[in-house]
Molecule: transfer RNA
Organism: Spirochaetes bacterium RBG_16_49_21
RNA sequence: UGAGGUGUGGCCAAGCGGUAAGGCAACGGGUUUUGGUCCCGUGACCCCAGGUUCGAAUCCUGGCACCUCAG
Numbered sequence: 001u002g003a004g005g006u007g008u009g010g011c012c013a014a015g016c017g018g019u020a021a022g023g024c025a026a027c028g029g030g031u032u033u034u035g036g037u038c039c040c041g042u043g044a045c046c047c048c049a050g051g052u053u054c055g056a057a058u059c060c061u062g063g064c065a066c067c068u069c070a071g
Stems, first nucleotide, its partner, number of pairs: 001070007010024003018054001026042005047063005
């Protein structure tokens, strides 16, 4: 420098145009003599900035970060 990929709560991870599943952790509550297990509940507008659309995490453009390949 060119090509491809990834970027979603503390961590992992689904989502493929109609106001974001699940798991672990955390916190609160229940159960328990205590702890653990088990059960219930709580939290993210999605890397940033624009655009398209009635509506965007999802499409388009430009950035940024990381990973891989080529030189």